[in-house]
A computed fold for a 385-nucleotide part of an RNA from a fermentation metagenome, annotated as large-subunit ribosomal RNA, domain III. The full RNA is in RNAcentral, with records from SILVA. Model confidence (mean pLDDT): 80 of 100. It matches the Rfam family "Bacterial large subunit ribosomal RNA". Rfam links the family to the GO terms ribosome and structural constituent of ribosome.
Context: one part of a larger RNA
RNA sequence: GAGUAGCGAAAAGAAGGGUGAGAAUCCCUUCCGCCGAAAGCCUAAGGUUUCCUGAGGAAGGUUCGUCCGCUCAGGGUAAGUCGGGACCUAAGGCGAGGCCGAAAGGCGUAGUCGAUGGACAACAGGUUGAUAUUCCUGUACCGUAUCUAUGCGUUUGAACGAAGUAGUGACGCAGAAGGAUAGGCUGAGCACGGUUUGGUAGACUGUGUCUAAGGAGUUAGGGAGUGAGGUAGGCAAAUCCGUCUCACAUUAAUCCUGAACUCUGAUGGGGAGGCUUAAAGCCGAAGCAGUUGAUUCCCAGCUGCCAAGAAAAGCUGCUAGUGAGUAUAGAUAUGCCCGUACUAAAACCGCCACAGGUAGGCGAGGAGAGAAUCCUAAGGCGCGC
Numbered sequence: 001g002a003g004u005a006g007c008g009a010a011a012a013g014a015a016g017g018g019u020g021a022g023a024a025u026c027c028c029u030u031c032c033g034c035c036g037a038a039a040g041c042c043u044a045a046g047g048u049u050u051c052c053u054g055a056g057g058a059a060g061g062u063u064c065g066u067c068c069g070c071u072c073a074g075g076g077u078a079a080g081u082c083g084g085g086a087c088c089u090a091a092g093g094c095g096a097g098g099c100c101g102a103a104a105g106g107c108g109u110a111g112u113c114g115a116u117g118g119a120c121a122a123c124a125g126g127u128u129g130a131u132a133u134u135c136c137u138g139u140a141c142c143g144u145a146u147c148u149a150u151g152c153g154u155u156u157g158a159a160c161g162a163a164g165u166a167g168u169g170a171c172g173c174a175g176a177a178g179g180a181u182a183g184g185c186u187g188a189g190c191a192c193g194g195u196u197u198g199g200u201a202g203a204c205u206g207u208g209u210c211u212a213a214g215g216a217g218u219u220a221g222g223g224a225g226u227g228a229g230g231u232a233g234g235c236a237a238a239u240c241c242g243u244c245u246c247a248c249a250u251u252a253a254u255c256c257u258g259a260a261c262u263c264u265g266a267u268g269g270g271g272a273g274g275c276u277u278a279a280a281g282c283c284g285a286a287g288c289a290g291u292u293g294a295u296u297c298c299c300a301g302c303u304g305c306c307a308a309g310a311a312a313a314g315c316u317g318c319u320a321g322u323g324a325g326u327a328u329a330g331a332u333a334u335g336c337c338c339g340u341a342c343u344a345a346a347a348c349c350g351c352c353a354c355a356g357g358u359a360g361g362c363g364a365g366g367a368g369a370g371a372a373u374c375c376u377a378a379g380g381c382g383c384g385c
Base pairs, nucleotide, nucleotide: 013031014030015029016028017027018026032382033381034380035379040362041361042360046343047342050341051075052074053073054072055071056070060068061067080141081140082339083338084337085336087118088117092113093112094111098107099106100105122139123138124137125136126135142335143334144333145332146331147330148329149328150327151326152325159322160321164318165317166316167315168314172305173304174303175302178298179297180296183292184291185290186289187288193204210268215263216262217261221257222256223255224254225248226247227246228245229244230243231242233241234240273283274282275281306309348357349356364376365375366374367373
């Protein structure tokens, strides 16, 4: 220079009360304002205790501070079913032997790793200051072991069964239709509170349901012909697949798949509100109809098109093979390791409590074609002078 620029989105604050040495800034209440395909809710990555409780007031906080993502102390993350591993493979990595190379090392077969993909058994409610599909309550399911009952079987062969073989898994893009649900709205009835009234009636506000699993119809719908015989192919074998022939059928039957709906689960849970308390706790009505309607499910479907759209495990069939138990029902027991707090921007990436950037899911009402836009609900904020 200079007590100058600045104090980081123009969404906005005001009053009363409280605490305190001290309050524009902390807490509570009542108004006001802002977002509302977000500035709400859930979650991947990343961060790594920032989460909760108590205490604090040197520093950090662009002012203040009794406050904090700050300081100190204590506490907090509970799983057979969620995510990962004890399963599988992709790109890619490593790589026994091997090939190459002065050395170091490079490439690569068998193989072995490697999710962002495939496979895979749990839902509803309640509870904490902080965790919950993990704890608790209720109702389930999966694997394994044992016991009981019944059936079948032991050379007239039950059952299992490949590192083999075959099918399936198994996939593009676009378009359209139907069915259904979630969700929304309206109305009747019921219950509660408030206003009015001498008291009713009437008018107004709030609520208006429910999981997985199991059983039945296997529903709207979608797909597939079935049986017998032959067989030089599928590295051996095959009753399987492929292929050939015959018979029957072909708007049909049968089989596979399939949302949803009905009953049950549920004499449960929740529920406006009421009673009560220091906290706790207890009781608890209605629960229907109509309409709208998805970007969700049926649908990995159907139709069309050319640019012709992963793999392996798993599952199923078959045999090679093993050879005495095995199937169903019920009961009992058992179930390993890791993650789980908090945060989606003041906690991540930007040297900052930075107007930037950051994958996915849910995403209500009025107007509207609409997830645009404006105003609102739930919820969250008023951007630290």